[in-house]
RNA sequence: GUCCCUGUGGCGCAAUGGAUUAGCGCAUUGGACUUCUAAUUCAAAGGUUCCGGGUUCGAGUCCUGGCAGGGAUA
Repeated sequence: GUCCCUGUGGCGCAAUGGAUUAGCGCAUUGGACUUCUAAUUCAAAGGUUCCGGGUUCGAGUCCUGGCAGGGAUA
């Protein structure tokens, strides 16, 4: 240089034949339980999906230009 993959709450991952309110686990906060803590259990908060543009009635998903990380090749 060329090609490929990935980017989604604090962390790790789903949702990618376009339409359900973008879900799950851990972590965090609060309640219950307990003499207290832990464990268990119930609930809550936390995202507008790396950034810009486009297609579409509708985009996390499709197209396109960047950015970041990883890999292959010379």

Predicted 3D model of a 74-nucleotide RNA (transfer RNA) from Strongylocentrotus purpuratus. The organism belongs to Strongylocentrotus, within Eukaryota. Rfam family: tRNA. By type it is a transfer RNA. Its family is annotated with triplet codon-amino acid adaptor activity in the Gene Ontology. It is recorded under the gene name tRNA-Arg-TCT-6-1.